[in-house]
RNA sequence: CGACAAGGGCAAACUCGCCGGAAGGUGAGGGCGCAAAGCCACGGGUCCAGAACGGAUCGCCGGGCUGCCGAA
Repeated sequence: CGACAAGGGCAAACUCGCCGGAAGGUGAGGGCGCAAAGCCACGGGUCCAGAACGGAUCGCCGGGCUGCCGAA
């Protein structure tokens, strides 16, 4: 850096169960997609709650750390 390569991996929406005041999380099913759609809430954004303190989202963007393969 990212192939009409190889081996694979993850899993949107939606459905059901469970947790939560909520955003949302989680298990199972299900696949929209993803070369980091692996991890981190550090900055921004958005969302919940709301006076504040807080909480959520990394598959919104940026950044940090790590990882399989090796064509051009």